[in-house]
RNA sequence: UCUUAUCCAGAGGGGCAGAGGGACCGGCCCGCUGAAGCCCCAGCAACCCCCCGUCACGGCGGGCAGGUGCUAACUCCGGCAGCGUAGACUGGGAGAUGAGA
Numbered sequence: 001u002c003u004u005a006u007c008c009a010g011a012g013g014g015g016c017a018g019a020g021g022g023a024c025c026g027g028c029c030c031g032c033u034g035a036a037g038c039c040c041c042a043g044c045a046a047c048c049c050c051c052c053g054u055c056a057c058g059g060c061g062g063g064c065a066g067g068u069g070c071u072a073a074c075u076c077c078g079g080c081a082g083c084g085u086a087g088a089c090u091g092g093g094a095g096a097u098g099a100g101a
Stems, first nucleotide, its partner, number of pairs: 001101007012041005020030003024079004042071003047067002050063005075094001080091003
């Protein structure tokens, strides 16, 4: 970079550090009652993997040792298009994560 699935659920304490952070832009938030980053421990989830049941090797249900991921706000909201007075809704785009190439 490409393909594909998912994104209205869930889950935080400590140490070091010391001013930023929420991808981008706009908004709105979070932050010296301590941001980013690093480390330790804990947890959530169930994509891969593995185990069990059912069964048909699928699918479905249950579990979680290992590989990722995640632990403010719907992916914080919007951005483009449709409908609409608006709110909202639907689709798209972008992004994130997994698996494969």
Record summary: Model confidence (mean pLDDT): 85 of 100. Predicted 3D model of a 101-nucleotide RNA (SAM riboswitch aptamer (S box leader)) from a soil metagenome. Rfam family: SAM riboswitch aptamer (S box leader). From the family's description: The SAM riboswitch is found upstream of a number of genes which code for proteins involved in methionine or cysteine biosynthesis in Gram-positive bacteria. Of the family's consensus pairs, 88% are formed in the model. The sequence is in RNAcentral, with records from MGnify.